[in-house]
RNA sequence: GCUGCCUUAGCUCAGUUGGUAGAGCACGUGAUUUGUAAUCUCGGGGUCGAGGGUCCGAGUCCUUCAGGCAGCU
Numbered sequence: 001g002c003u004g005c006c007u008u009a010g011c012u013c014a015g016u017u018g019g020u021a022g023a024g025c026a027c028g029u030g031a032u033u034u035g036u037a038a039u040c041u042c043g044g045g046g047u048c049g050a051g052g053g054u055c056c057g058a059g060u061c062c063u064u065c066a067g068g069c070a071g072c073u
Stems, first nucleotide, its partner, number of pairs: 001072007010025004019056001027043002030040002049065005
């Protein structure tokens, strides 16, 4: 230098054919317990890496950039 892949909640990750974003863990509340842990209930938390474009509508499609991983030279 070239090619491919990844970037979504604090962490690990889903998200179908473009149709209004979720799970587990963690955190908080409550129940249970003499108390802790465990278990159960409810809840908060996201400009979907940044910008631009297409579209009635973009996490998803196109494009530029940034970061990371792998390969080739």
The RNA shown here (transfer RNA) has 73 nucleotides and comes from Treponema berlinense. It matches the Rfam family "tRNA". Gene Ontology term of the family: triplet codon-amino acid adaptor activity. The source organism's lineage runs through Bacteria, Pseudomonadati, Spirochaetota, Spirochaetia and Treponema. The sequence is in RNAcentral, with records from ENA, MGnify and Rfam.